This is a predicted structure of a 545-nucleotide part of an RNA (large-subunit ribosomal RNA, domain I) from an uncultured Actinomycetes bacterium.

[in-house]
Context: one part of a larger RNA
């Protein structure tokens, strides 16, 4: 030092899956001052954890289902519960410490430390319980500066409201609003109104009933495909990038303000508030005057059939022989099937168990609403003489911003700043602008569907993953440890078919370990526990030296 055998160390590779992970449907999109989401402390016949529950503390009541056991994970004693039906499931009450939006007031969260009523003990306090006692919107009272008055901010109280917080890193609006990049540099321009931050909302939101498009005409709005990388825009570079139309998805429309009439107040030479009635339109329409009444329609409110969901129930059809530790593999005969999905069971089970297919089912909550009641809402004629028809508004100037559109002929829309109409013979637009034609009614305000997403629940599926993979976590995983803190952040899965987890002996320190015995099909399955690879370490043997 090689080789080979035999232990060992080690834990790779098979085989497993309690677990991840993508997607599809359906549902279901919230919870909270009736104090939430998350937590701290607690509670057991019990030391710590997970769980469960809250001084009624692994739980109390009721109500329904199931049936024979049961006292969570947690397999041991011990002590109870249970057919007067426990445990378990499921529905609905009850309890519910202390922090926390946390809201009497403070705080270094889970402590501290009050006022006022009320109630208990007490002689009496001290002590203990109960209620109230944040701030913010609305309406009303009082008071109230700057500023001479009035007003107004502010200040009090008085009633109602019940708004804050959380959460799904998601989806929708709104407001502020970048940079790396790319232009092969780089400044306009891109990235991109993206990212991030703030507000603010619903299960959808936004938008939506033409002062629309735009060239034939069409007739809210959204969303999808096409129009089309077109028409454009653009240091005409990089790059940005429509719309009408057409095909589809889904479809719906309505409601004030005004004129003008009737009530009530206030003010009282002139007007203004409140309530009802009217009334809502652009081939103008209402008011005003005549004349005539009746048909539909419903997105409010209320109750509510049928169905669904939150527990369940019935549910077909095999035996035997070998081999085997053990049969569901193999042989032999047989049987259901509207059930030959799936999973268990001592090794491939249709026919062992649980289940599947089919059908059955609710005291209670919850849905979903045919339908029914109310309540809402709806129209035409004829005249056209006078009233209306949304003002610091529309436009216009300057300065932006959004529109595919970067100041351009840049029209339309929008915002700040200053001017400031018109009233239906009006007025707005149809891409500078003007004619002609043409279309639409601003300065009010509301809508369901068709869209988007997915923490939740359920069911269901993968030429996903198989423990260095799949979630970070299949195991006390956001845990154990780090960090003063934002925070970072693991390793760890497999005895056996069943514990039958090794009774007795024996060595010893009566420790570890081990050898016998015993169980087991196996013990080189012995708890460091399936197989158990190199690495590596030992002994033995052989060869070189």
């Nucleotide at each position: 030092g090689c080789a080979c055998a035999u232990a060992g160390u080690g834990g790779a590779u098979g085989c497993c899956u309690u677990g991840g992970u993508g997607c599809c449907a359906a549902c279901a999109g919230g919870c909270g001052a009736u104090g939430a989401a998350g937590g701290a402390c607690g509670c057991g016949c019990u030391a710590a954890g997970c769980u469960g529950c809250g001084a009624u503390a692994a739980g109390c009541c009721u109500c329904g289902g199931c049936a024979a056991g049961c006292g969570g994970c947690a397999c041991a004693g011990a002590c109870g519960c249970u057919u007067u039906g426990a445990c378990c499931c499921g529905a609905g009450g009850a309890u519910u410490u202390c922090c926390g939006a946390a809201u009497g007031g403070g705080g270094u969260a889970a402590c501290c430390u009050a006022u006022g009523g009320g109630g208990g003990c007490u002689a009496a306090u001290c002590c203990c319980c109960c209620c109230a006692u944040c701030u913010c919107c609305u309406g009303c009272c009082u008071u109230g500066a700057a500023u001479a008055a009035a007003a107004u901010a502010g200040a009090g109280g008085c009633a109602g409201g019940c708004a804050g917080g959380c959460c799904a890193u998601a989806c929708c609006c709104g407001g502020u609003g970048a940079a790396g990049u790319g232009a092969a540099a780089c400044a306009u321009c891109u990235c991109a109104g993206u990212a991030a931050c703030c507000g603010g909302a619903g299960g959808a939101a936004a938008a939506u009933a033409a002062a629309g498009a735009g060239a034939a005409u069409c007739g809210a709005u959204u969303c999808c495909g096409u129009a089309a990388g077109u028409a454009g825009u653009g240091g005409c570079g990089a790059a940005c990038g429509a719309a009408a139309g057409c095909g589809g998805a889904c479809c719906a429309g309505c409601c004030c303000a005004a004129a003008c009439c009737g009530g009530g107040g206030g003010u009282u030479u002139u007007c203004c508030c409140c309530c009802g009635g009217g009334g809502u339109u652009g081939u103008a329409g209402g008011a005003c005057c005549c004349a005539a009444u009746g048909u539909g329609a419903u997105a409010g409110u209320a109750c509510a059939a049928c169905g669904g969901c939150u527990a369940g129930g019935u549910g077909a059809a095999g035996c035997g022989a070998a081999u085997g530790g053990a049969a569901a593999a193999u042989c032999g005969c047989u049987c259901c099937c509207c059930a030959g999905a799936g999973g268990g069971u001592g090794a491939g089970a249709g026919g062992c168990c649980c289940g599947u297919a089919a059908c059955c089912g609710a005291c209670a909550g919850c849905u979903c609403g045919a339908g029914u009641a109310c309540g809402u809402c709806u129209a035409g004629g004829g005249a056209u003489u006078u009233c209306c028809u949304g003002a610091g508004u529309a436009a216009c100037g300057c300065g932006g911003c959004a529109c595919a559109c970067g100041u351009g002929a840049a029209a339309c829309g929008c915002c700040g700043c200053g001017u400031g109409a018109a009233u239906c013979c009006a007025c707005g637009c149809c891409g500078a602008c003007c004619a002609c034609g043409g279309c639409g009614u601003a300065a009010g305000g509301c809508u369901a569907a068709a869209u988007a997403c997915u923490a939740g629940u359920u069911g269901g599926c993968g030429a996903c993953c198989g423990a260095u993979a799949g979630u970070g976590a299949a195991c006390a995983a956001g845990u154990a440890c780090c960090g003063c803190g934002a925070g970072g952040g693991a390793a760890a899965g497999g005895u056996g078919a069943a514990a039958a987890g090794a009774a007795c002996c024996g060595c010893u320190g009566u420790g570890a370990g081990c050898g016998g015995a015993g169980u087991g099909a196996a013990a080189u399955a012995g708890a460091u526990c399936c197989u158990g690879a190199a690495a590596c370490c030992a002994u033995g043997u052989g060869c070189c030296g």
The prediction has a mean pLDDT of 81.